Small-subunit ribosomal RNA from a metagenome, 1445 nucleotides, folded computationally. Model confidence (mean pLDDT): 85 of 100. It matches the Rfam family "Bacterial small subunit ribosomal RNA".
RNA sequence: AGAGUUUGAUCCUGGCUCAGAACGAACGCUGGCGGCAGGCUUAACACAUGCAAGUCGAACGCACCCUUCGGGGUGAGUGGCGCACGGGUGAGUAACGCGUGGGAACCGACCCUUUGGUACGGGAUAACAUCGGGAAACCGGUGCUAAUACCGUAUGAGCUCUUUGGAGGAAAGAUUUAUCGCCAGAGGCCGGGCCCGCGUCGGAUUAGGUAGUUGGUGGGGUAAUGGCUUACCAAGCCUACGAUCCGUAGCUGGUCUGAGAGGAUGAUCAGCCACACUGGGACUGAGACACGGCCCAGACUCCUACGGGAGGCAGCAGUGGGGAAUAUUGGACAAUGGGGGCAACCCUGAUCCAGCCAUGCCGCGUGAGUGAAGAAGGCCUUCGGGUUGUAAAGCUCUUUCGCCGGGGACGAUAAUGACGGUACCCGGAGAAGAAGCCCCGGCUAACUCCGUGCCAGCAGCCGCGGUAAGACGGAGGGGGCUAGCGUUGUUCGGAAUUACUGGGCGUAAAGCGCACGUAGGCGGUUUUGCAAGUCGUGGGUGAAAUGCCGUGGCUCAACCACGGAAUGGCCUGCGAGACUGUGAGGCCUGAGUUCGGUAGAGGAGAGCGGAAUUCCCAGUGUAGAGGUGAAAUUCGUAGAUAUUGGGAAGAACACCAGUGGCGAAGGCGGCUCUCUGGUCCGAUACUGACGCUGAGGUGCGAAAGCGUGGGGAGCAAACAGGAUUAGAUACCCUGGUAGUCCACGCCGUAAACGAUGAGCGCUAGACGUUGGGGGACAUGUCCUUCAGUGUCGCAGCUAACGCGAUAAGCGCUCCGCCUGGGAGUACGGCCGCAAGGUUAAAACUCAAAGGAAUUGACGGGGGCCCGCACAAGCGGUGGAGCAUGUGGUUUAAUUCGAAGCAACGCGCAGAACCUUACCAGCCCUUGACAUGGGAAGUAUGGGCCUGAGGGAUCGGGUCCUUCAGUUCGGCUGGCUUCCGCACAGGUGCUGCAUGGCUGUCGUCAGCUCGUGUCGUGAGAUGUUGGGUUAAGUCCCGCAACGAGCGCAACCCUCGCCUUCAGUUGCCAUCACGUAGGGGUGGGCACUCUGAAGGAACUGCCGGUGACAAGCCGGAGGAAGGUGGGGAUGACGUCAAGUCCUCAUGGCCCUUACGGGCUGGGCUACACACGUGCUACAAUGGCGGUGACAGUGGGCAGCGACCUCGCGAGGGGUAGCGAAUCCAUAAAAGCCGUCUCAGUUCGGAUUGCACUCUGCAACUCGGGUGCAUGAAGUUGGAAUCGCUAGUAAUCGCGGAUCAGCACGCCGCGGUGAAUACGUUCCCGGGCCUUGUACACACCGCCCGUCACACCAUGGGAGUUGGUUUGACCUUAAGCUGGUGCGCCAACCUUCGGGGGGCAGCCAACCACGGUCAGGUCAGCGACUGGGGUGAAGUCGUAACAAGGUA
Repeated sequence: AGAGUUUGAUCCUGGCUCAGAACGAACGCUGGCGGCAGGCUUAACACAUGCAAGUCGAACGCACCCUUCGGGGUGAGUGGCGCACGGGUGAGUAACGCGUGGGAACCGACCCUUUGGUACGGGAUAACAUCGGGAAACCGGUGCUAAUACCGUAUGAGCUCUUUGGAGGAAAGAUUUAUCGCCAGAGGCCGGGCCCGCGUCGGAUUAGGUAGUUGGUGGGGUAAUGGCUUACCAAGCCUACGAUCCGUAGCUGGUCUGAGAGGAUGAUCAGCCACACUGGGACUGAGACACGGCCCAGACUCCUACGGGAGGCAGCAGUGGGGAAUAUUGGACAAUGGGGGCAACCCUGAUCCAGCCAUGCCGCGUGAGUGAAGAAGGCCUUCGGGUUGUAAAGCUCUUUCGCCGGGGACGAUAAUGACGGUACCCGGAGAAGAAGCCCCGGCUAACUCCGUGCCAGCAGCCGCGGUAAGACGGAGGGGGCUAGCGUUGUUCGGAAUUACUGGGCGUAAAGCGCACGUAGGCGGUUUUGCAAGUCGUGGGUGAAAUGCCGUGGCUCAACCACGGAAUGGCCUGCGAGACUGUGAGGCCUGAGUUCGGUAGAGGAGAGCGGAAUUCCCAGUGUAGAGGUGAAAUUCGUAGAUAUUGGGAAGAACACCAGUGGCGAAGGCGGCUCUCUGGUCCGAUACUGACGCUGAGGUGCGAAAGCGUGGGGAGCAAACAGGAUUAGAUACCCUGGUAGUCCACGCCGUAAACGAUGAGCGCUAGACGUUGGGGGACAUGUCCUUCAGUGUCGCAGCUAACGCGAUAAGCGCUCCGCCUGGGAGUACGGCCGCAAGGUUAAAACUCAAAGGAAUUGACGGGGGCCCGCACAAGCGGUGGAGCAUGUGGUUUAAUUCGAAGCAACGCGCAGAACCUUACCAGCCCUUGACAUGGGAAGUAUGGGCCUGAGGGAUCGGGUCCUUCAGUUCGGCUGGCUUCCGCACAGGUGCUGCAUGGCUGUCGUCAGCUCGUGUCGUGAGAUGUUGGGUUAAGUCCCGCAACGAGCGCAACCCUCGCCUUCAGUUGCCAUCACGUAGGGGUGGGCACUCUGAAGGAACUGCCGGUGACAAGCCGGAGGAAGGUGGGGAUGACGUCAAGUCCUCAUGGCCCUUACGGGCUGGGCUACACACGUGCUACAAUGGCGGUGACAGUGGGCAGCGACCUCGCGAGGGGUAGCGAAUCCAUAAAAGCCGUCUCAGUUCGGAUUGCACUCUGCAACUCGGGUGCAUGAAGUUGGAAUCGCUAGUAAUCGCGGAUCAGCACGCCGCGGUGAAUACGUUCCCGGGCCUUGUACACACCGCCCGUCACACCAUGGGAGUUGGUUUGACCUUAAGCUGGUGCGCCAACCUUCGGGGGGCAGCCAACCACGGUCAGGUCAGCGACUGGGGUGAAGUCGUAACAAGGUA
């Protein structure tokens, strides 16, 4: 310090997530030792038991015990002090509670210092005794008694009050005779009470609150100020700088995190506060409204004799309960501290220790060295090896910790040690007793195998898993940390993701629709005073601990001690005077006033005008009009439309008209008048900061809508009809009501947009345009200035697009606003007549949502261009019959594959057996085939006959032959059989694991790279542009310059010529020969054959073009602009096809999914489709006659010729391994016949009889003859091929093959028509545009409905919490009143008085009750929408002009 995740990729915005640190933690697995620390975060839930506050005989009496008689001690009481500390907890509290700093009207027991005093009296009472009541707790009567208990008197330095005369008011003694006490006052230490400034959570969907309330006066009260209380008077007081209300919360030092600023937190330790079962109350006291005190009320628990009592662990242990979760009913007062005491001493669950717990931090150990045959085992493997791994074993050592034995502290200045026989030290034995957890797809360090097969599972985010998973589970190996390791939870960080430090708002979320203006914030220039802010320098405070630095102590560390610095703050003294502020005085530049001009659809009212539309009347006139893509509804013979004249009505104002004008925005458009707002320019004089912004607030505010009343021509929601459509509640058409218009009143919203708040200043220009001013030259221009309004553009800014003096630049001021969906929704409030508006959440859910730009793809976007793409033509298919393939169906099986184009006469260049992979049955199991071992045998191979069987197979007989090498040795190999193991074998699966091959876009013109340049980047440029081409072909231009794969050319073939060569080809010349055949000699001229060359390049001419490339025309030429054809297929696309050609990973089968055989099937048949053949006839059929090819093929072959047969064919046989021999070319042509018909067309189908191939034609071949003679009369929608030697038509050959072709591959013969053209259909190329697509339009995606789940709103109500008001009741208690009952102290004249107590009354008041509200929460039939959910329904709304932007 960053990283992952939105995309095909990119940049940005933006969320989500991770890596870090921390914890009073918990959970899982594991666990050796020690030190230090920590340990109910939940039920302030309930508590058994024990302990946690007593002490003093030097205050007092009594009882008892002991006694050395001196005295000592015990017990319950009286009395004193303490019990208000210490310890616990955090419920309450948003408060002067806490923190910090101040203040004045106070108090204080014990302690210190100091001043003065301590005299004289009195009456009671507990204990005790006795009587009594009660279950108990406990209580009552009578009697006795003491005090440092209680009371009175005296005195008063000082004290208090005071009218300044005076008045009031104290004490306690004990004894060991030295002290301890007591009273009054003053001062101090320390502690406490009270008041104030500042700081101290969230909510405004809490905006008003308050009646002792705010102040005053008198009285009262307190230690003390004070409405603290009371009476009266006044009407205040708090609040937008957030009162009141609601929710939450003890506060702080600190702690965690962070670079810091901050954020979170408030365990342990320390300070303060609050509380002590819940609520209320006071008493005592120096101090309490009192944790281990009292009274009352309530709830709960316990005891009870039912009458009544007792209790309060949020003290230490402990129990139950709750909970994910938190310890011993331990030891000691030895230390520190506290209470009492003169003291000894007693008490002390404060405290010091120990126990439990890896809860945390820190330290240590589980061994060290050596050790390669790199052991065994494990795992992997390409089978070679690698790895675990010096790791182990082995050898040599050591002994920390632990264990055993011995010694043995500090803490204690004299005694006293719980800890503790502890720490520590010494000795001994022995590697001996001591390692786990998580992770290994990326982030993130660490990889393989097996299992599993979208299952089981993982997951912090992205995401893994559907048969080759580094992501699941196991294993091996590796990485990390280590007595721990992971997980979960929480906090901070990363997150600049609330931005003070330190963000933004044109399009990503975000500028209020606009203005005026209140509070507030900010504010020109100058002089001067003040000194609040500010700055400087002192003082006080900022507790300790913590943190930091230094030093020191435990062996180190953690931990601890000491010292220092620091502690941003607050208070205060002194000083400075720049800036801000404030007071005073000036100034004119900001702002405004005045005067003179100025343009304008600025606003309001009144009046006027013409064109058009519609309607009405009248004329002319006749059959249509209207409307649409096309129609229809509609109007019209009752006279429409059209046209002419007249009239009426309402609304809107053509041209001018302009990125022109005006206005704050909304908005404003005929003309005239009246009233009225603002702007701009020029000028002088004046005011003298009067300014800017603006939370609330107020006003204005398009359209639609609402109310009342008018008005209503046109237009037109709703509605009706007509169309369209699968539907059409739409788009189109015909009608048509609200409304649109006016007046008045509401509404208050818009993509109210420049998606850009207002104001001021500054920062290059260029070119327009509106309004005003100035100047120049001198009549229409130029220059300049102010105010607007536009386009481009520098710098700069921006994620980019873009903005750019009209900023989105550089700055200042103020306001508003800013995190996917849910949702601008719910609830609540406010506004509204309503519609609705405004303010405005949460649960839940997602890993994104988004902006700009890029490359593609796509568009019922555009431009340019091409192609038998359309068009123009010719011939077909689709109808028939048959052939063939496919689907489907059937079947034991009908083997498998191919599936739009690019599967379907395809794999199959040929299924009767074989093929054959399928089915049935029968057989074989190292196998039909390969390699290796052992044993036995054998020389090897084959023919013939024969038996069983369906055959495979298993036998018998017979004959022929005798493998290779050789060192001549059964020596080596071979062969056969048997045995056993490795293995063979598989047309079994996966073409989505693959290679190879192939199809397709497409023979389309494209696809890329290097360097440079541009861009943050993806990328762009080049490759775009202007021409041109069949072509990214070439030329020109150009931030590009070059290059590669494609195109073209090079290759083959056809067409012309030349040369060479001349048999089997050819025959012009010569000769021979005749069947009138190059047959023969001869020749190679010609044809031809086959080899090498030539030839064509826009080369020449003209035109055109840009002086180019090229195009057009022409000449010559066999051929002319690529001459025709072929081969040749760029980067890539389709997970295209093929595991059944072959090869191959993985998986599967192994007496079978392998191998053999017989038979069957692949040939089935209601049907559907593709591809073909033959036809439907006269351009024909039939009969006769009859000419001319080329490619190829041929020995298990082609077969002349002869012969037999009607024929297929049969029987002989010549020639030919072929330029030599063999195979009829057909259509065409000529002659004749048929005459338009289901025919002399057509030939299916069927019968009979033959023939060929073959082991065998039944299932299931081909051919022939005779007979039979079906459908079909040119084919619906639709659809295919072809642009020239092409289509069409005619035959011929070949591969496969025993036989079988209408298919396929080739060959030649005859031989057309048409192309205006590129609007349209299909496909493609280039440029451009839009995009929400990128699996790329066969894309994406919306809403209802149906189903499941989740959270939530409403809801008749219902349950509970909390709170307010009124009233009732009123315990205890204090206060007041009364006090006829009662009473020791003082006074007394002895009667009584003073004073007091009980009782009673009253005011206040907790709990409780009644009524009426507020608020929050739970549940709720039913109901609303929302979210989520691989494959549901209906449509197609949006994204392209998304098909109606």
The RNAcentral record of the sequence draws on SILVA.